Notes:
The part of an RNA shown here (small-subunit ribosomal RNA, central domain) has 346 nucleotides and comes from a Neisseriales bacterium. The full RNA is in RNAcentral, with records from ENA and SILVA. The source organism's lineage runs through Bacteria, Pseudomonadati, Pseudomonadota, Betaproteobacteria and Neisseriales. Its mean pLDDT, the model's own confidence on a scale to 100, is 87.
Context: one part of a larger RNA
RNA sequence: CUGGGCGUAAAGGGUGCGCAGGCGGUUCAUCAAGCUUGAUGUGAAAUCCCCGAGCUUAACUUGGGACGGGCAUUGAGGACUGGUGAACUCGAGUCUGUCAGAGGGGGUGGAAUGCCACAUGUAGCAGUGAAAUGCGUAGAGAUGUGGCGGAACACCGAUGGCGAAGGCAGCCCCUGGGAUAAGACUGACGCUCAGGCACGAAAGCGUGGGUAGCAAACAGGAUUAGAUACCCUGGUAGUCCAUGCCCUAAACGAUGUCAACUAGCUGUUGGGGGUUGAAAUCCUCAGUAGCGCAGCUAACGCGUGAAGUUGACCGCCUGGGGAGUACGGCCGCAAGGUUAAAACUC
Numbered sequence: 001c002u003g004g005g006c007g008u009a010a011a012g013g014g015u016g017c018g019c020a021g022g023c024g025g026u027u028c029a030u031c032a033a034g035c036u037u038g039a040u041g042u043g044a045a046a047u048c049c050c051c052g053a054g055c056u057u058a059a060c061u062u063g064g065g066a067c068g069g070g071c072a073u074u075g076a077g078g079a080c081u082g083g084u085g086a087a088c089u090c091g092a093g094u095c096u097g098u099c100a101g102a103g104g105g106g107g108u109g110g111a112a113u114g115c116c117a118c119a120u121g122u123a124g125c126a127g128u129g130a131a132a133u134g135c136g137u138a139g140a141g142a143u144g145u146g147g148c149g150g151a152a153c154a155c156c157g158a159u160g161g162c163g164a165a166g167g168c169a170g171c172c173c174c175u176g177g178g179a180u181a182a183g184a185c186u187g188a189c190g191c192u193c194a195g196g197c198a199c200g201a202a203a204g205c206g207u208g209g210g211u212a213g214c215a216a217a218c219a220g221g222a223u224u225a226g227a228u229a230c231c232c233u234g235g236u237a238g239u240c241c242a243u244g245c246c247c248u249a250a251a252c253g254a255u256g257u258c259a260a261c262u263a264g265c266u267g268u269u270g271g272g273g274g275u276u277g278a279a280a281u282c283c284u285c286a287g288u289a290g291c292g293c294a295g296c297u298a299a300c301g302c303g304u305g306a307a308g309u310u311g312a313c314c315g316c317c318u319g320g321g322g323a324g325u326a327c328g329g330c331c332g333c334a335a336g337g338u339u340a341a342a343a344c345u346c
Base pairs, nucleotide, nucleotide: 003318004317005316006315007300008299012314014199015198016197017196021192022191023190025088026087027086028085029084030083031082033081034080035077036076037075038074039073040072041071042070049065050064051063052062053061054060091189092186093185094184095183096181097180098179099178103175104174105173106172107171108170109153114148115147116146117145118144119143120142124135125134161168162167204245205244206243207242208241209240213239214238218234219233220232221231256313257312258311259310260309261308264291265290266289267288268287269286270285271284272283273282295302296301319346320345321344328339329338330337331336
């Protein structure tokens, strides 16, 4: 390189947008680049192959012929790919109506914890397997009233919904996307996408705020042979907000995106339709969960939402360790990220 693969054995990029590139619906006309098929020229000699000849044979030498990936020129063909022109509507999209939604960004409400003040009130409270550290007669804990402040939103709540992914939940205003129904319109405008750009949980970092609860580090008390832990009492970063970085996760469905085709059944969410007085029930589109035929799979299992049957394009794998490391490059304030070996060894 070819081949074979990528749910769990090595292997799907964290996700999207998208330039180049690759691929691309139906019909007609045309061109003839690809393609198919001829002709001519070239493709040195030697070598290889075939038929001969010469050394007594052979090796060797030698005459003739054939072969030769291809390249150039010139014709022909017109199915397919491609170019150009014209047209089409089923792919894609636009308009209109309806609908669901924790989709994203800015203001307000109640419960609870904590703290503060006042009142009532007295000796305990808290904590554990048991304790102790801790809090409390300077009046705690408990109860009542009032206040302050931060964070999270019980019930509804779901095997539910939305989002490309990360993710998203009290309530109210601005805004993205989606589904569906029937028409009308545009007329292939499409699919995928190396580089690139954007987004990207938690932790972490810079600056400025905030800090109720929780809580790395840390301190103390226990436990223990020890206990740099598990348990307890405290407690700082952090968790929260604004803004700028970081760019990684078991970023998982461990399953790339798009399209077509291939038995069914049971739920559920959002539309539409038929039926009905209303339901139940039936049909249909889009999602989502559980079974299951064929088929696939090493098995487990997957099974119209495929891991089935095919096509287009991208990413990735090639024994274990060394190692996602070293060196170098790029990025970063740093932490580090990304790209990514080899010796050696089994």